Model confidence (mean pLDDT): 86 of 100.
A computed fold for a 97-nucleotide RNA from Niabella sp., annotated as SAM riboswitch aptamer (S box leader).
It was read from a public genome assembly, where an Rfam model found it.
[in-house]
RNA sequence: AACUUAUCAAGAAAGACUGAGGGAAAUGGCCCGGGGAAGUCUUAGCAACCACCAUCAAGGAGCGGUGCUACAUCCAUCCAAAAAGGAAAGAUAAGUG
Numbered sequence: 001a002a003c004u005u006a007u008c009a010a011g012a013a014a015g016a017c018u019g020a021g022g023g024a025a026a027u028g029g030c031c032c033g034g035g036g037a038a039g040u041c042u043u044a045g046c047a048a049c050c051a052c053c054a055u056c057a058a059g060g061a062g063c064g065g066u067g068c069u070a071c072a073u074c075c076a077u078c079c080a081a082a083a084a085g086g087a088a089a090g091a092u093a094a095g096u097g
Base pairs, nucleotide, nucleotide: 002096003095004094005093006092007091008090013043014042015041016040017039021032022031023030026077027076028075029074044069045068046067048066049065050064052060053059073089078086079085
């Protein structure tokens, strides 16, 4: 890499460097961006999973391991009359490997 399971409409910022793109893929939109995109570093924060405490369960804490901190996974695209519906894909975690 791949496979399995769970969750994804809640939550959460700034500074420095840098210098033009970004919002997963494709298409159509829409939005963000020299009043500084993406990326890297630092600090802060959030609390999804594992780990910790407690419990039948609903919880707690944020010391550890990942992760995350514009817009619902930004919206739609397949099924369905529609939907906080289903599927597919993606993201995150744990396990297998």

Notes
The source organism's lineage runs through Bacteria, Pseudomonadati, Chitinophagales, Chitinophagaceae and Niabella.